[in-house]
This is a predicted structure of a 546-nucleotide part of an RNA (large-subunit ribosomal RNA, domain I) from Omnitrophica WOR_2 bacterium GWF2_38_59.
It matches the Rfam family "Bacterial large subunit ribosomal RNA". Its family is annotated with structural constituent of ribosome and ribosome in the Gene Ontology.
The RNAcentral record of the full RNA draws on ENA and SILVA.
The source organism's lineage runs through Bacteria, Pseudomonadati and Candidatus Omnitrophota.
Context: one part of a larger RNA
RNA sequence: AGUUUAUGAUGAAUGACUUGGUAGACUCAGGCGAUGAAGGACGUGGUAAGCAGCGAAAUGCUUCGGGGAGUCGCAAACAGGCUUUGAUCCGAAGAUAUCCGAAUGGGAUAACCCAUCCAGAGUUAAACCUGGAUAUGCCAUACUGAAUACAUAGGUAUGGUAAGCGAACGAGGUGAACUGAAACAUCUAAGUAACCUCAGGAAAAGAAAACGAAAGUGAUUCCCAGAGUAGCGGCGAGCGAAAAGGGAAGAGGCUAAACCUUUACAUUUAUGUGAAGGGGUUGAGGGACCUCAAUGUGGGACUGGCGAUAAUAAUAGAAAUGUCUGGGAAGGCAUACCAAAGAAGGUGAAAGUCCUGUAUGUGACAUUAUUAAUAGCUCUAGAGGUAUCCCAAGUACUACGGGGCACGGGGAAUCCUGUAGGAAUCCAGCCCGACCAUGGGCUAAGCCUAAAUACUCGAGUCUGACCGAAAGUGCACUAGUACCGUGAGGGAAAGUUGAAAAGAACCCCGGAAGGGGAGUGAAAUAGAAUCUGAAAUCAUAAACUU
Numbered sequence: 001a002g003u004u005u006a007u008g009a010u011g012a013a014u015g016a017c018u019u020g021g022u023a024g025a026c027u028c029a030g031g032c033g034a035u036g037a038a039g040g041a042c043g044u045g046g047u048a049a050g051c052a053g054c055g056a057a058a059u060g061c062u063u064c065g066g067g068g069a070g071u072c073g074c075a076a077a078c079a080g081g082c083u084u085u086g087a088u089c090c091g092a093a094g095a096u097a098u099c100c101g102a103a104u105g106g107g108a109u110a111a112c113c114c115a116u117c118c119a120g121a122g123u124u125a126a127a128c129c130u131g132g133a134u135a136u137g138c139c140a141u142a143c144u145g146a147a148u149a150c151a152u153a154g155g156u157a158u159g160g161u162a163a164g165c166g167a168a169c170g171a172g173g174u175g176a177a178c179u180g181a182a183a184c185a186u187c188u189a190a191g192u193a194a195c196c197u198c199a200g201g202a203a204a205a206g207a208a209a210a211c212g213a214a215a216g217u218g219a220u221u222c223c224c225a226g227a228g229u230a231g232c233g234g235c236g237a238g239c240g241a242a243a244a245g246g247g248a249a250g251a252g253g254c255u256a257a258a259c260c261u262u263u264a265c266a267u268u269u270a271u272g273u274g275a276a277g278g279g280g281u282u283g284a285g286g287g288a289c290c291u292c293a294a295u296g297u298g299g300g301a302c303u304g305g306c307g308a309u310a311a312u313a314a315u316a317g318a319a320a321u322g323u324c325u326g327g328g329a330a331g332g333c334a335u336a337c338c339a340a341a342g343a344a345g346g347u348g349a350a351a352g353u354c355c356u357g358u359a360u361g362u363g364a365c366a367u368u369a370u371u372a373a374u375a376g377c378u379c380u381a382g383a384g385g386u387a388u389c390c391c392a393a394g395u396a397c398u399a400c401g402g403g404g405c406a407c408g409g410g411g412a413a414u415c416c417u418g419u420a421g422g423a424a425u426c427c428a429g430c431c432c433g434a435c436c437a438u439g440g441g442c443u444a445a446g447c448c449u450a451a452a453u454a455c456u457c458g459a460g461u462c463u464g465a466c467c468g469a470a471a472g473u474g475c476a477c478u479a480g481u482a483c484c485g486u487g488a489g490g491g492a493a494a495g496u497u498g499a500a501a502a503g504a505a506c507c508c509c510g511g512a513a514g515g516g517g518a519g520u521g522a523a524a525u526a527g528a529a530u531c532u533g534a535a536a537u538c539a540u541a542a543a544c545u546u
Base pairs, nucleotide, nucleotide: 001545002544003543004542005541006540007539008538009537015531016496017495020467021466022464023463024462025461026460027459028458029456030455031165032164039100040099041098042055043054044053046078047077050074051073052059061094062093063092064091065090066089070082071081072080105114106113107112115134116133117132118131119130120129136162137161138160139159140158141157142156143155144154169200170198171197172196173195174194180187184234210217211216221248222247223246224245231239232238252448253447254446255392259278260277261276262275263274264273265272266271267270283426285391286390287389288388289385290384291383292382298379299378300377302376303375307371308370309369310368311367312366314362315361316360320335321334322333323332324331336353337352338342344356345355346354397421398420399419400418401417402416403415407433428443429442430441431440432439483490484489503530506517507516508515509514
């Protein structure tokens, strides 16, 4: 020096555990905000740094309901309180709620500064103090009111309303590039990402100027399928339908016009425009108009509400003992019992019968949600006739330029529209993939409409051939913390004594740290740097090799 063994040190793997995550299912909720939100700052406790709670009425106040013995959060301790005259705690409804923040009296470097008016308090009079009001846009109403006569603009006041935040889902507007095409330009990525606007619990769409094909269907939406088909495509890369069929759901309505009545204004005095009411709403064309007939029938997606049900605290809730081992029984053995309850968790090891519970019943002062009957309100009918009138206009359509349709300009219809032109009113008009004929379908240029569908910031219950502390969320713990960065932003580590602190009185060495006794405990090589405690590494001892 090395090898081996043993005992320790260091170290933290491994094993075991789970407070936390994760993926989903179901139910609920789907908003909050000028009655000041979301989010914060600063305070608030006897001692109080952090988290949590709360707001100068500050670890809390009031009322109602539940509950029944302890309690003053995490979180011990000391001191001091509260509580069967019912505390703490749980549920519901209220009060208070500093300052900032849309922030809104004015200003500002957020959590600060400075005001005006009214009322109160106070003062000899002031000041200080308390309460309230005072931003802006839009809408409505009223009053005022220029240039300029009427008027209008403008101004003032009152009332209403909006703003800001929020995870995804939705509609609309604007709209890339990397990439792929093995380069690249049409094309693709993709109408994606991103930004903006707006909304709802869903949104959007929606009651045929539809589809289809010579047969028919009958609003929309979603799923399966059709189908990677028909097609489109530097016919490259790629893009990519629709109808039929099968399901989920199911619901249809209201206006405009013609015509009638009333009314206001304007004037050219018999018209025009506007307002209100009636009428009317469709394609076997319908309605106005004329004639006849009915006074009831059926419905509603609107409003209210007795009752019912449910949610937000709760409450009753069966049945086991002995013995053995052990520190400890729930384990072994023996003999029982309950079960609409043998889900689960806890209890000194593994409990149907110990505790909390579970099955099954019961329950609300108050607040909220849903809803049948019902009430209010509201909607609703037929037949015939046909001379006349009406049936959504800068619209349809056309040309040119674009966009969008699976469809890249193509034979390119259908849909949207920037520019220019520009119809018809039922003997009418649009469509059936250029166009024409025949045949067929439908009635545009107004509006509304539940369900089936999408999503999950959030609440509750439950589940997992999901993770188990280098995993699972970045965070099981004072985590978006500490820390880093001028900033946008980046972003950790860190779980486990024991059944119970019984957390080691007292003695000894030492300045202390640390240790040796003693004691606790089943165990202290469970001693707080605490379960288990591998390896690398180090130390000591012994044997062996050289």